A computed fold for a 384-nucleotide RNA from a Myxococcaceae bacterium, annotated as Bacterial RNase P class A. The sequence is in RNAcentral, with records from ENA. Lineage of the source: Bacteria > Myxococcota > Myxococcia > Cystobacterineae > Myxococcaceae.
RNA sequence: GGAGCAGCCCGGGUGUACGCCGGUCACCGCAGAAUGGGGUGGCGGGAGGAAAGUCCGAGCUCCACAGGGCAGGGUGCUGGCUAACGGCCAGUCGAAGCAAUUCGCAGGAAAGUGCCACAGAAAACAAACCGCCGGGAAACCGGUAAGGGUGAAACGGUGCGGUAAAAGCGCACCGCGUUUGGUGUGAAUCAAACGGCACGGCAAACCCCACCUGGAGCAAGAGCCAAUAGGGGAGCGCCUCCGAAAGGAGGCAAGGGUCGCCCGCCCGAAGCUCCCGGGUCGCUCGCUGAUGAGGUCCCAGAGCAAUCUGGGCCCUAGACGAAUGUGCGCCGCUCACUGGGAAACUGGUGAGGACAGAACUCGGCUUACAGGGCUGCUCCGGUU
Numbered sequence: 001g002g003a004g005c006a007g008c009c010c011g012g013g014u015g016u017a018c019g020c021c022g023g024u025c026a027c028c029g030c031a032g033a034a035u036g037g038g039g040u041g042g043c044g045g046g047a048g049g050a051a052a053g054u055c056c057g058a059g060c061u062c063c064a065c066a067g068g069g070c071a072g073g074g075u076g077c078u079g080g081c082u083a084a085c086g087g088c089c090a091g092u093c094g095a096a097g098c099a100a101u102u103c104g105c106a107g108g109a110a111a112g113u114g115c116c117a118c119a120g121a122a123a124a125c126a127a128a129c130c131g132c133c134g135g136g137a138a139a140c141c142g143g144u145a146a147g148g149g150u151g152a153a154a155c156g157g158u159g160c161g162g163u164a165a166a167a168g169c170g171c172a173c174c175g176c177g178u179u180u181g182g183u184g185u186g187a188a189u190c191a192a193a194c195g196g197c198a199c200g201g202c203a204a205a206c207c208c209c210a211c212c213u214g215g216a217g218c219a220a221g222a223g224c225c226a227a228u229a230g231g232g233g234a235g236c237g238c239c240u241c242c243g244a245a246a247g248g249a250g251g252c253a254a255g256g257g258u259c260g261c262c263c264g265c266c267c268g269a270a271g272c273u274c275c276c277g278g279g280u281c282g283c284u285c286g287c288u289g290a291u292g293a294g295g296u297c298c299c300a301g302a303g304c305a306a307u308c309u310g311g312g313c314c315c316u317a318g319a320c321g322a323a324u325g326u327g328c329g330c331c332g333c334u335c336a337c338u339g340g341g342a343a344a345c346u347g348g349u350g351a352g353g354a355c356a357g358a359a360c361u362c363g364g365c366u367u368a369c370a371g372g373g374c375u376g377c378u379c380c381g382g383u384u
Base pairs, nucleotide, nucleotide: 001380002379003378004377005376006375007374008373009372010371012331013330014329015328016327017326018325020046021045023043024042025041026040027039028038030036048355052366053365055364056363057362058361059360060217061216062215063214072213073212074211075210076209077091078090079089080088081087092106093104094103095102096101107208108207112206113205114202115201116200129148130147131144132143133142134141135140156174157173158172159171160170161169175197176195177194178193179192180191181190182189183188221285222284223283224282231276232275233274234273235272236271237252238251239250240249241248242247255267256266257265258264292315294314295313297312298311299310300309301308302307333352334351335350336349337348338347339346340345
């Protein structure tokens, strides 16, 4: 100098003008009970690294629920972290890369069932197309699985011996399996002995094994409560009936007219006042938090790390037809054109500036992103 790998950070600044949503203080009004609502002025606050997708795990709320099991769903190498997780960290094994490093849908195929297209003789209790060898005149019979051919995959591989030709038939090495021993918490790994090879692949096919697992979600849910119309009750009044009376029973609205229908109006015996209760509209809480599973910050300690412990410091949007905006100026960044200068550098004009946007709250994952910056590491080349 070039190529790459990993981790992390920033995501324009500032001034002014006009607005928007909450909070708080003061004053003035409004309203239908309550809660509250409006106006003016002062002060102070007001999006993100992903607020997103809503994929996973929780808090919280309601419903269900003695306990256990089945079914269903999920997870699946090992150890650790965590409130929990399908997340994170550290490892093992496998794959990719020269390497830094990255990726893995990584339990069981010796419980059972099933599947393995096309090609091929044969796709799994093996079998034999061309071959090879022996016999035979030939047809054919027998032996064999070296070699060829098919396929994603062909019943261990290489070599030597052996044989009629062959073959774990024998042997050496490699692979595989079992056992034992060493190391490791473990996944595993190393070594030795034994076994002639038995056990093809697929579990993201059913299945088996181990572990986990109730459902719905802040439109969860809780509280307060108008008008009107229903429900229950009390008092007064009216009508009808029974009764000699006292008194008792029932009813107080259906219906009718007007224009065929609706509204309205009229008629009809007649209702009025008060109380209680539920629901709706509306309002409040839940709701933004220091008694927080808060922080990516600093210090100390434990740990390889994730993380944990202690101390310090920091962090306060809270709407609901849903605010957080717009215009202009200056500075800064990038690009293009252009001027000065030997160069470093410096001036002018114009353009650009992403992804996106809270909605009960956290922990993760995933996805999107103009441009800029930092740290560590690997490989290659050059110079000394």
It is recorded under the gene name rnpB. Its Rfam family is "Bacterial RNase P class A". Rfam's curators write: Ribonuclease P (RNase P) is a ubiquitous endoribonuclease, found in archaea, bacteria and eukarya as well as chloroplasts and mitochondria. Rfam links the family to the GO terms dimeric ribonuclease P complex, ribonuclease P activity and tRNA processing.